[in-house]
Formats: sequence, C1' cells, structure tokens
RNA sequence: GAGGUCGGCUAGGCGGCCGCGUCACCCUCACGGGUGCCGAGGAACGUCCGGGCUCCACAGAGCGGGGUGGUGGGUAACACCCACCCGGAGUAAUCCGCGAGAAAGUGCCACAGAAAGUAAACCGCCCUCCGCGAGGAGGGUAAGGGUGAAACGGUGGUGUAAGAGACCACCAGAGGUGCGGGUGACCGCAUCUGCUUGGUAAACCUCACCCGGAGCAAGACCAAACAGGUGUCGAUACGGCUGCUCGUCUAGACACCGGGUAGGUCGCUAGAGGUCGCUGGCAACAGCGAUCGGAGAGAGAUGGUCGCCCCCGGUUUUCCGGGACAGAACCCGGCGUAUCGGCCGGCCUCUUUU
Repeated sequence: GAGGUCGGCUAGGCGGCCGCGUCACCCUCACGGGUGCCGAGGAACGUCCGGGCUCCACAGAGCGGGGUGGUGGGUAACACCCACCCGGAGUAAUCCGCGAGAAAGUGCCACAGAAAGUAAACCGCCCUCCGCGAGGAGGGUAAGGGUGAAACGGUGGUGUAAGAGACCACCAGAGGUGCGGGUGACCGCAUCUGCUUGGUAAACCUCACCCGGAGCAAGACCAAACAGGUGUCGAUACGGCUGCUCGUCUAGACACCGGGUAGGUCGCUAGAGGUCGCUGGCAACAGCGAUCGGAGAGAGAUGGUCGCCCCCGGUUUUCCGGGACAGAACCCGGCGUAUCGGCCGGCCUCUUUU
C1' cells in the first nucleotide's frame, strides 16, 4: 500500500422568522392573549422472548399442555450474554451449528434400483445337470458392473469351484475396561472384542430442567346528574278513587345511605439508571466511591420555512437536485428487522521499502 475480518461511535451544524404541546408567571368577567423553561430514537419500530409493577386465582400431589436442550458461568429473569467443548467452512483473522437420545420402541425414506435395512440378487462370476449348439433348470456368491442423496468399512494377502472379516497384516471407526488431565462438556494413552451397527426426533416418542391467568384501557382514590332506599316535615295546596265530606294513594321539601356512571386525581417516570475511577474476574458481570439528571399527553404536540456552512450527485458550476430509516404512551433487560452516509480502532493475509 492492497484485500479481508471483527468491534465501537455518530445520525448534518449555526442563526432568523412562523407554528404545535405540557408547565410556571402575568393580563382579562370570560373567550382568549403575552412572556419564559422544556419537548423522540438507535432503533422510540415489530410486540418475538424474559422480568418489575397491578388485580384475580391458588392446601398438597399427580395427569395433561407449553417451553428450553453441548458444558461451565453471568443475570431479577430469559429463547439473552460471556468463556470453553464438539462438528463444519476458511491459508488466516474469523464465521456457522434447532448441538440431548436413532444400541428403549413405533413410523417414514420420493424417483431410480434386485434390494432403503437384517432381508434380498438385475447383469455378472462359479459348480452340477440337461442340450450337438445357442441356451435352459437347480444351487453357491456378493469380489466386479449398474441404480440412487444414501447400498452393510478400506488396501493387500491367505483361502476358494467362484467368493466373502471366513481368516491374517496394516489403516479408519465403534463399543467395553483401565490409567491420566479437566469443575464439566470432553480430551489423551494403553488394552480387549471382527463389533463395522444407514438416515430421519423442524415424525411419534424418551430423558432432564422450567412454566398460574390477564394486563397501565392493569389498578387505587374522590365523586355529580337521573333513578333507588331510609327518615323527618305538613292541620296546607293540586290530582286520582268520587259530585261533596272523611279516608287513602301519589306528588312536594329537606337530610342521610349504598353501589360508583359522567367527570376528576393518582398510578406516571429516580430506575435491576447513566458516566468516570478503583478493586475482583480471561470475559459476561459484580462490589465500592464520586458525579449526572427537564417528554409523560385527550390513545391527539414535538413541525415548517429562509440564509450561511458541510456531505453526495449532475448537462462542471455565479446553477440545479438530494441529505436515510423511522417516531414516545407504565417501566426495564434482550432479540429481530429498517437505515443516506461519516469517523475511529483491534486482528489476519499478500506485497513493497528500511
């Protein structure tokens, strides 16, 4: 210098004008107006997972259902994170893995093929018999050919009619046993057994561990109006039964009560918080100390425009166009997805120079 790989940060800047929302103050009888402060994100998004918080349910145990799935650690918890193991890709840095069990059982494996799993033989090879012969019948075999994504270890030899782990040597693997290392997943060594055992659990299933339900429109408090209940007031007025009197019913006024609708208030933003330093730890993270802090709505606001600068593109420049994704609604930890660009750093490979 080129290429690669991993990680972090940022998310146009300044000013003028106009506008929107909460709050505080001022003016106004009120409507409203004025001034001032503050007013989205790295993902506020999807709502996929985990928790806090709230209400409801709940003796205990089991069945059923759902989830997780190498090991160890972190955490409030997790399907997240860190470290390691195993397998795979890459020269490497590094990346990927839905990574328990297929030797508990059951099922399935398209097409092709004889056969898709303990059975079988299409071509072939070999033996016997028949036939003059081409060939046919019976048997043996799985070395060779052929099919397939996948065909029952590989090479060489012994052996045989031809063959075959049938036997032998070496190699590869599996399982058992022993020893050693590691907290563990696992790894290494030795030895024995010819043991050579297909795949699929994102099929049923088995094993281990975990799991109540609904969600801030949760929920709590205050509480009109109308209707309801209870009590008191009246020798009154009006009305019904009834034309009159009496009686009775209803209406009336006031007070209290319950539930809690409209409405209001709280929940509501200081929390498993951020930054810096020290300590422990490989790390995730934890502890201690200092320090920082301005959305919280009606499910409704948080915008626009002009000028200068910056970046990108263009018919090359006094000009024109563009500057992403997106947007709070109880809060927090993750994951996933979207994104114009810009900046910084670690590591690896190749090349050049000294």

A computed fold for a 354-nucleotide RNA from Pontimonas sp., annotated as Bacterial RNase P class A.
It matches the Rfam family "Bacterial RNase P class A". Rfam links the family to the GO terms dimeric ribonuclease P complex, ribonuclease P activity and tRNA processing.
It is recorded under the gene name rnpB.